[in-house]
Context: one part of a larger RNA
RNA sequence: CGUUGUAUAUCUGAAGGAGUUGACCCUUAGUACGAAAGGAUCAGGGUGCGGUAACCUCUAGUGCACCAGCUGUAUUACCAAAUGCAUUGCUGGGUAGCUACGUUGAUUUUGGAUAAGUACUGAAAGCAUAUAAGUACGAAGCCAUUCCCAAGAUUAGAUAUACUUGUAUAGCUUGACUAUACUGAAGGUUCGUGGAAGACUACCACGUUGAUAGGCUCUAGGUGUAAGCAUAGUAAUAUGUUUAGCCGAGGAGUACUAAUAAACCAAAUGUUU
Repeated sequence: CGUUGUAUAUCUGAAGGAGUUGACCCUUAGUACGAAAGGAUCAGGGUGCGGUAACCUCUAGUGCACCAGCUGUAUUACCAAAUGCAUUGCUGGGUAGCUACGUUGAUUUUGGAUAAGUACUGAAAGCAUAUAAGUACGAAGCCAUUCCCAAGAUUAGAUAUACUUGUAUAGCUUGACUAUACUGAAGGUUCGUGGAAGACUACCACGUUGAUAGGCUCUAGGUGUAAGCAUAGUAAUAUGUUUAGCCGAGGAGUACUAAUAAACCAAAUGUUU
């Protein structure tokens, strides 16, 4: 821009795409077969590889603004306690998130028309013949069934709901006309707070009639028992206060802070009484 007023939602599904894998074990059965050795078709049941999709409860990894331990050095006058630097200084753990080595799901079923092929009835051709008329089966393949996308599917679909049926000027071809401007409905955009969304854009949530983010409080979880003081010991240190102290992303609550204010886009046709 189109979809023949403008919008907000929910659908239909033309077309397109994905997938449709293959192995082992058990029963049938040590049966059929075979002198023996050996050893099935068919049929039924089970396991699960591979690749694939989603997810993070478990297991495991990462986790550079989390916690603890440790070394050197500098600084805070000193002790103690801290902080900076040293590959994130090194080491041991680790929430959320992201992951696989982890978990879960599907890889199925049932129809239709068929191929090679197998048939029925049956003449031409008194027979025969699956074929000429007619009829029936038959594949991992084809068309559906399953999943994804999908009305720019210009054949531009459907349903529900919301809003408008104005004002002014100009033009002529005087019309149910055309053009321009104004007003600015429903709705949308900018803007702002953010996000399990994201390069940007887009998408999604929210904007005081508010829990959108931060802060604060509580809590899950992590680390592992802070500092100070007291006691014991000459001291290193240990014990008590103390399952302490500290804490990023998780959960809940709470308007304390910031989402203020404002601007812009956008309809205006007809029929009947």